Predicted 3D model of a 350-nucleotide part of an RNA (small-subunit ribosomal RNA, central domain) from an uncultured prokaryote. It matches the Rfam family "Bacterial small subunit ribosomal RNA". Rfam links the family to the GO terms structural constituent of ribosome and ribosome. The prediction has a mean pLDDT of 89.
Context: one part of a larger RNA
RNA sequence: CUGGGCGUAAAGCGCGCGUAGGCGGUUAAUUAAGUCAGAUGUGAAAUCCCUGGGCUCAACCUAGGAACCGCAUUCCAAACUGCAAAACUAGAGUAUGGUAGAGGGAAGUGGAAUUUCAGGUGUAGCGGUGAAAUGCGUAGAGAUCUGAAGGACCACCAGUGGCGAAGGCAACUCCCUGGACCAAUACUGACGAUGAGGUGCGAAAGCGUGGGAAGCAAACAGGAUUAGAUACCCUGGUAGUCCACGCCGUAAACGAUGUCAACUAGCCGUUGGGAGUAUUAAAACUUUUAGUGGCGCAGCUAACGCGAUAAGUUGACCGCCUGGGGAGUACGGUCGCAAGAUUAAACCUC
Numbered sequence: 001c002u003g004g005g006c007g008u009a010a011a012g013c014g015c016g017c018g019u020a021g022g023c024g025g026u027u028a029a030u031u032a033a034g035u036c037a038g039a040u041g042u043g044a045a046a047u048c049c050c051u052g053g054g055c056u057c058a059a060c061c062u063a064g065g066a067a068c069c070g071c072a073u074u075c076c077a078a079a080c081u082g083c084a085a086a087a088c089u090a091g092a093g094u095a096u097g098g099u100a101g102a103g104g105g106a107a108g109u110g111g112a113a114u115u116u117c118a119g120g121u122g123u124a125g126c127g128g129u130g131a132a133a134u135g136c137g138u139a140g141a142g143a144u145c146u147g148a149a150g151g152a153c154c155a156c157c158a159g160u161g162g163c164g165a166a167g168g169c170a171a172c173u174c175c176c177u178g179g180a181c182c183a184a185u186a187c188u189g190a191c192g193a194u195g196a197g198g199u200g201c202g203a204a205a206g207c208g209u210g211g212g213a214a215g216c217a218a219a220c221a222g223g224a225u226u227a228g229a230u231a232c233c234c235u236g237g238u239a240g241u242c243c244a245c246g247c248c249g250u251a252a253a254c255g256a257u258g259u260c261a262a263c264u265a266g267c268c269g270u271u272g273g274g275a276g277u278a279u280u281a282a283a284a285c286u287u288u289u290a291g292u293g294g295c296g297c298a299g300c301u302a303a304c305g306c307g308a309u310a311a312g313u314u315g316a317c318c319g320c321c322u323g324g325g326g327a328g329u330a331c332g333g334u335c336g337c338a339a340g341a342u343u344a345a346a347c348c349u350c
Stems, first nucleotide, its partner, number of pairs: 004321003007304002012318001014201004021194001023192001025088003031082001033081002035077001038074005049065006091191001092188004096183004103177003107173003110154002115149007125136002162169002206247006215241002220236004258317006266295012299306002323350003332343004
C1' cells in the first nucleotide's frame, strides 16, 4: 500500500462551532476537463514472452515477431462526474400563530434543620461504641423554652418525568437570553452534511488574588481495635467545600456505541403538541408528530445481546486500532504559576 476492524476482545476525539479538503437533491438543453472509441507519432538497444537458428544437449549466443499496458497530437460519442448558464421544491432555512421545560446569566426574597451566642427553667451527667476510651460537664453541661447571629442547602412535589451539544441543570419572584416541538400557509431556492488544522465550552480535584466559613471534612492529633494498624470505628480538626475574577483541561467525560441521511414486522407504557369520534364538561377512544422507556420479527453478533433511539441494510465525511510487558513512560516540542497536560518512541523481554 491492498486489507480487516472499533458496545464488552486493541480501537469513537469529553462535546460543539467552523477553515481547507473530500462528498452532495430534481429537470431539460449546452460544453467536453475527467470518461469512452478510432487514427498518427513516439515509447533506444538489451531484458521478458512467442517462433526459428547456432554451440553434440542445456545454460549461453543469435534472427524475426509480439510486447513495452505510457505520453503527445488529432478526431467520433455524450450516459455518468465536472465547468458555465437556466429552472424547480421533496433537503436546508425564513416569516406567522401556539406549546412545554431543574436550558443559561443577573438581582431580590423565603423556609425546615445544624452550629454558635445571650437569657429563663433545671441537676448530674452528656456524648460515643460491638464494647470502650479520648472528648464535654458542678466555673452548671446535656434536656427544655425564648430571642439573636451567620453560612450552606433547598424535604414533600419527584416520575426508566423534563431541558441542554456535552459537562450538567431542582425553593420562590422578577429582569435579560439561547434552543426545541406542533399546526397551517407564504417566501428564499441546494443556501447542505461532514470536517485535517483552528477555535470555544468542558464534572470533581488542584492552583493564583481577595472575601467568606454554619455543617462536612483530605492532612494532622488523640482514643480504641490489632501480633502490628501509618486503616476500617470514635472524639477533635486545617486546607478544601461557598462567593468574585483568573488559570488548569482531565474523568468508568459511559449508551464503554462519532456525526448526518435513507430504507426495513408488530405489541405495551410515558412526556410535549395537533386532528377526529361521541359527549355538557372532565375523562375516554382513534389517529398523527417530536421525544423518552420496556418487549420482540427479520437480520446481525464469537457469545452476551442489539433490534425504526440498530450493534439490521446502505451512502457521505472524520477520528482511531494492528500481540503482552517496557509505556501512555523517556527524550524533544507545545501549553501551564505549579501540579501537570498534550504529542510520543526505543533498547530489552515473553